RNAcentral holds the full RNA, with entries from SILVA. Large-subunit ribosomal RNA, domain II from a bioreactor sludge metagenome, 692 nucleotides, folded computationally. The coordinates come from a structure-prediction model, not an experiment, and the mean pLDDT is 85.
Context: one part of a larger RNA
């Protein structure tokens, strides 16, 4: 880790409800006695206490189809109209461990100080070197004392450093040699020192130079048996098949939020209902104030003319006047805004009423549940940053509990809802060059492998328009050749001569030619350009609009449209065609329910079976219904040494659980059928034993 075995809703008692039974205005006996038997038990007979039920109201007294309340009532509360009771089954409830395993923990009673903490007691050890305290002598000093100097002396949680103790850094060891070691290296080593031996102190206690540290490899309350199957709203697991129907993840309230109670939702029965009901249309009639709009309010808010007031300046004794690039109510014109504005105002939805359709989808009781942890997509909204596979409401789907196609793969996206067979057709989304089933054609677009990932923003990329403008009276580009003169225009200024800078910007010859467009010079000067001829011969320039494409365009393992290739096998338009699913048909078969006809039973209530037609048969929590298997009892009927059971195979059968003839082994029991009773069914509990 596999195999094999064991392993989880159970029983007892009370209630409730549903079937079955028996008796019925009644039902029923416990507990205890009798008889008998196959005598731990089981029959039958007794036992009427007791308990339910036929009468309710009142707190009672009471009263009674009433009765409380009140003076009282035609008023109200509760009842009178409806059989009950005993039993066996099944479904739930409650109490009890209660569907099974799993706590950390509380609380008793006891065992531990052989480690380890602190204490007594009575023993032990501490190499050696070092320093040199205090007293004492002695010689000096003092008036005396003090003080100095030498000796001497041997203190001290002094020093250095073995043993002995400790454990400070590193490496090592980290399924070790070691459940704390091992090397180097470090700190104390006459002391609060280490250390033997015996003893004292203990579990809410004890020790404790105090870390919650120690109290036998256990300590914020030791370990040991017992209460004990403590509780666990949490976790995990919870064993055979088939059929039918099928949720929810929301609302209130909850020391509630991962639990709960009700009520929405699902399920079985039962009555009631077709004058009912309503997923869906059509019509006809209502409320509304949203999307839009809009400014008639309530507020934002920008311009402009006008002005009412204010500020400034001027004038003035005061009254009062002038002025103005200032501010600016109100009202006007003109354009705008709004979830808590509305003079307005839909589309939907929503409610009634008619009809059409369509079917039981509709009501009432009552047994029984799950669920209240939701995803995601589209639409309309709040938060949020018009961020998040965000959050939070409404409203549709889908997943949830749904396979199938299809998007390369992809719960929630498109198609579509799989009862079961088929080597039959038609389709859906989507697709038709090859992997890989099915296509060709007609107009157009693109040249970027755009297709096959993005913006802002850029550009003579191309396609198709729309406008204005020049042009055979020669336009645009090129090319040639002119491009001048008063005049260096005045000023200004060293200087200023088309080109620092300021004012004017005129006239002349002309085919044009500026008081000058750039470059350039100290200033001139020189290139160039506006203009104009000529040359050459048909189109040229500008603004714009719309389609497909171009840069903009950087990430970490090799890269790619699903790949291979595609210039169509990219994009538009548009045309007939195919191919494509568990959808639709077709053809056979099972089941559910409902119609109808027949058969059989009958308690006349129906059941059951058969045939033919409608509709159905995807599921998880979860309600219902039929069934298989396994142990044993009970009654019956069987099979076995001419070979049970077990165990390996296994023809066939059966929707399935499973059934089995035969063959082999094996060697003594065992089956069928009906009825019962249950230790009845295991891929999964980091399950529990064995076995490898």
């Nucleotide at each position: 880790g596999u195999c094999c075995g064991c392993g989880a809703g159970u029983u007892a008692u009370u209630g409730u409800u549903a079937g079955c039974a028996g008796c019925a205005a009644g039902g029923u006996u416990a507990a205890g006695g009798g008889u008998g038997g196959u005598c731990u038990c089981c029959a039958c007979c007794u036992g009427g206490a007791g308990c339910c039920g036929a009468a309710g109201c009142g707190a009672a007294a009471g009263c009674g189809a009433g009765u409380g309340c009140g003076a009282a009532a035609c008023g109200u509360g509760c009842g009178u109209u409806c059989a009950g009771u005993u039993g066996c089954u099944g479904g739930c409830a409650a109490u009890a461990g209660a569907c099974c395993c799993g706590a950390a923990g509380c609380c008793g009673u006891g065992u531990g100080a052989g480690c380890u903490a602190u204490c007594c007691a009575u023993g032990g050890g501490c190499a050696g070197g070092u320093u040199g305290a205090a007293g004492u002598c002695g010689c000096u000093g003092u008036a005396a004392c003090a003080g100095g100097c030498g000796a001497u002396g041997g203190a001290g949680g002094a020093c250095c450093g073995a043993a002995c103790u400790u454990a400070u850094g590193a490496g090592g060891g980290c399924u070790g040699a070691a459940a704390a070691c091992c090397u180097c290296u470090a700190g104390g080593a006459u002391g609060a020192c280490c250390u033997g031996u015996g003893g004292a102190u203990u579990g809410g206690a004890g020790c404790g130079a105090a870390a919650g540290a120690c109290u036998u490899a256990u300590c914020a309350a030791a370990c040991u048996c017992g209460g004990u199957g403590a509780u666990a709203g949490c976790u995990g697991g919870u064993u055979c098949u088939c059929c039918u129907c099928g949720a929810a993840a929301u609302a209130a309230c909850u020391u509630u939020a991962g639990g709960g109670u009700u009520a929405g939702c699902c399920u079985g029965c039962a009555c009631g209902a077709a004058u009912g009901c309503u997923c869906g249309c059509c019509g006809c009639g209502g409320a509304g104030g949203u999307a839009g709009a809009g400014c008639a309010c309530u507020g934002a808010a920008u311009g402009g003319a006008a002005u009412a007031g204010g500020g400034g300046c001027c004038u003035u004794a005061c009254c009062g006047g002038g002025u103005u690039u200032c501010c600016g109510a109100c009202g006007c014109c003109a354009a705008u805004c709004a979830a808590a504005c509305u003079c307005c105002g839909a589309a939907u939805a929503c409610c009634g009423c008619g009809g059409c359709a369509g079917u039981c989808a509709c009501g009432u009781g009552u047994g029984g549940a799950g669920a209240u942890a939701g995803a995601c997509u589209g639409u309309g909204g709040g938060g949020g940053a018009u961020a998040a596979g965000c959050u939070u409401c409404a409203u549709a789907g889908u997943c949830a509990a749904a396979a199938u196609g299809g998007a390369a793969a992809c719960a929630g996206c498109c198609u579509a809802g799989a009862u079961c067979g088929c080597c039959a057709g038609c389709u859906a989304a989507g697709g038709c060059c090859c992997c890989u089933a099915a296509a060709a054609c007609c107009g157009g677009u693109u040249c970027a492998g755009u297709g096959a990932c993005u913006a802002a923003g850029g550009a003579u990329g191309u396609a198709c328009g729309a406008u204005c403008g020049c042009u055979a009276a020669a336009a645009c580009a090129g090319c040639u050749a002119g491009g001048a003169u008063g005049u260096u225009g005045g000023c200004u200024u060293a200087g200023a001569g088309g080109c620092a800078g300021c004012c004017a910007u005129c006239a002349u010859u002309u085919a044009a030619a500026c008081a000058g467009u750039g470059c350039g010079u100290a200033a001139c000067a020189g290139c160039u350009g506006a203009c104009u001829a000529g040359u050459c011969g048909a189109g040229c320039g500008a603004u714009u609009g719309u389609g497909c494409g171009c840069c903009g365009a950087a990430a970490a393992u090799g890269a790619u449209c699903g790949g291979g290739a595609c210039u169509a096998a990219a994009c538009c338009g548009g045309u007939u065609g195919c191919c494509g699913a568990a959808g639709c048909u077709g053809c056979g078969g099972a089941u559910u329910u409902c119609c109808a006809g027949g058969a059989u039973c009958u308690u006349c209530g129906g059941a059951u079976c058969c045939u033919g037609g409608g509709a159905g048969u995807g599921g998880u929590a979860g309600a219902g219904g039929a069934g298989c298997g396994u142990u044993g009892u009970a009654u019956u009927u069987g099979c076995a040494u001419c070979g049970a059971a077990g165990c390996g195979c296994g023809a066939g059968g059966g929707u399935g659980a499973c059934c089995g003839a035969g063959c082999g082994u094996g060697g003594a029991g065992c089956g069928g059928a009906u009825a019962c009773a249950a230790g009845u069914g295991a891929u999964u509990a980091u399950g529990c034993g064995g076995a490898c």